Description
This is a predicted complex of two RNAs, RNase P RNA and transfer RNA, with 474 nucleotides together. It holds a member of the Rfam family "Bacterial RNase P class A". Rfam classes the family as a ribozyme. Rfam describes the family as follows. Ribonuclease P (RNase P) is a ubiquitous endoribonuclease, found in archaea, bacteria and eukarya as well as chloroplasts and mitochondria.

RNA sequence: CGGGUCGGCUGGACGGUCGCGGGGGGUUCGCUGCGUUCUUUCACACGCGUUCUCCCUGAGGAAAGUCCGCGCUCCGCAGGGCACGGUGCUGGCUAACGGCCAGGCAGGGUAACCUGACGGCAAGUGCCACAGAGAUGCGCAUUGCGUCACCGCUGAUGCAUUCAUCGGUAGCGCGAGGGUGAAACGGUGGUGUAAGAGACCACCGGCGUCGGUAGCGAUACCGGCGGCCAGGUAAACCCCACCGGGAGCAAGACCAGACAGGCGUUCAGGGUGGCCCGCCCACCACCGCGCCGGGUAGGUUGCAUGACGGUCGGAGCAAUUCGGCCGCAAGAUAGAUGACCGUCGGGCGAAGGUAACCCUUCGCCACACAGAACGCGGCUUACAGGCUGGCCCGGUUG
RNA sequence: GCCGAGGUAGCUCAGUCGGUAGAGCAGCGGACUGAAAAUCCGCGUGUCCCCAGUUCGAUUCUGGGCCUCGGCACCA
Numbered sequence: 001c002g003g004g005u006c007g008g009c010u011g012g013a014c015g016g017u018c019g020c021g022g023g024g025g026g027u028u029c030g031c032u033g034c035g036u037u038c039u040u041u042c043a044c045a046c047g048c049g050u051u052c053u054c055c056c057u058g059a060g061g062a063a064a065g066u067c068c069g070c071g072c073u074c075c076g077c078a079g080g081g082c083a084c085g086g087u088g089c090u091g092g093c094u095a096a097c098g099g100c101c102a103g104g105c106a107g108g109g110u111a112a113c114c115u116g117a118c119g120g121c122a123a124g125u126g127c128c129a130c131a132g133a134g135a136u137g138c139g140c141a142u143u144g145c146g147u148c149a150c151c152g153c154u155g156a157u158g159c160a161u162u163c164a165u166c167g168g169u170a171g172c173g174c175g176a177g178g179g180u181g182a183a184a185c186g187g188u189g190g191u192g193u194a195a196g197a198g199a200c201c202a203c204c205g206g207c208g209u210c211g212g213u214a215g216c217g218a219u220a221c222c223g224g225c226g227g228c229c230a231g232g233u234a235a236a237c238c239c240c241a242c243c244g245g246g247a248g249c250a251a252g253a254c255c256a257g258a259c260a261g262g263c264g265u266u267c268a269g270g271g272u273g274g275c276c277c278g279c280c281c282a283c284c285a286c287c288g289c290g291c292c293g294g295g296u297a298g299g300u301u302g303c304a305u306g307a308c309g310g311u312c313g314g315a316g317c318a319a320u321u322c323g324g325c326c327g328c329a330a331g332a333u334a335g336a337u338g339a340c341c342g343u344c345g346g347g348c349g350a351a352g353g354u355a356a357c358c359c360u361u362c363g364c365c366a367c368a369c370a371g372a373a374c375g376c377g378g379c380u381u382a383c384a385g386g387c388u389g390g391c392c393c394g395g396u397u398g
Numbered sequence: 399g400c401c402g403a404g405g406u407a408g409c410u411c412a413g414u415c416g417g418u419a420g421a422g423c424a425g426c427g428g429a430c431u432g433a434a435a436a437u438c439c440g441c442g443u444g445u446c447c448c449c450a451g452u453u454c455g456a457u458u459c460u461g462g463g464c465c466u467c468g469g470c471a472c473c474a
Base pairs, nucleotide, nucleotide: 001394002393003392004391005390006389007388008387009386010385012344013343014342015341016340017339018338020058021057022056023055024054025053026052029049030048031047060369064380065379067378068377069376070375071374072248073247074246075245084244085243086242087241088240089103090102091101092100093099104118105116106115107114108113119239120238124237125236126233127232128231143177144174145173146172147171149169150168151167152166154164155163156162186204187203188202189201190200191199205229206228207226208225209224210223211222212221213220214219252301253300254299255298261292262291263290264289265288270284271283272282273281274280294473295472296471308327309326310325311324312323313322314321315320345367346365347364348363349362350361351360352359353358399470400469401468402467403466404465405464408423409422410421411420417454425441426440427439428438429437447463448462449461450460451459
């Protein structure tokens, strides 16, 4: 210098003119309250609304999708199990998680690094279309290798018998080769056999099992034994381990106002009656729940001090955690946080200058994705541009 | 804001332990008719909303995205 890879930060700045939400101060007017009270007026105090005015403050990294996990609230709940749903290598972090960190293994890349729904198909069951002889434990022969029986041709020989070669037919043995398929039950060499085949042997590979070493562990390495050679699929049922009660701020609580109730159901508790009493029986009403009908489309709270932010220090490889100091940072309810203009910045295009880097001028764009709605931790998705750090590979120069 | 359902032919909808997707209406061609309707015979039509993944193979299973529709206020 070129290429690559993994992060972090930011995501317009300043000024002017209008405008909006929240909080606070002053001010104008109105209402209410209190005192006095027969009434009215005036004065005073708090609160609410309002006029004018001043000050402070006002979106995000994703506020989004609502995909996970929590807080909070109401309802339900003895304990355990079943069912259903979720998660799935190991260790750690955390309030919790399907998140994050570290490690293992597998795959990709020269490397930095990236990717992984990564328990179990050697527990059971199911499925594997078409093609193919055969699709999971089977069976097979169109082609094939071999054998026996019969038939035919030729030859040994002149004939018959017998034997051998070749061909055909049916039976039997075989599972190597060709072929089909996404996938056909290890590979190489040998022994063996009528022909063959882990049928047997040696080596290699895989698997299982036993033991040892290192590690908390996943796992890695070493050694012995077993011909065990075992298809794929669990994002198929299922098995194993662990986790999970349901609904959601339109939850829930309080206040004000309006209206019209009716029907059904109702464990326990309450009342009345029956029997002498009662733990028994019958009836009734309330509460609760459901349906139909009716009314209101108001206010306050929940709701902003929190698993909060910044900074410094300690522990830890890290995620994270502990301690000190400082700070308080939107709260709307048809939903505020905006519109326009100027300068700078940015981008695009053209012209000129220059050996080049680049500089100057002019024109255009009006500047990414997108906007809180109870809060928080994550994930995922969208995103113009800018700044910056670590590492890897290649080239050149010293 | 919260919760739920769905997307398959032009329209309305079927489609299950995953194997090349159908029905009715509509449309087109023919027959019948002087002509049309009705009737009869025949025919075609698909990015199974999109993108990834699992699998030999996905409308179907899994993840993500897009779009459409429905329900949920309080009082008595």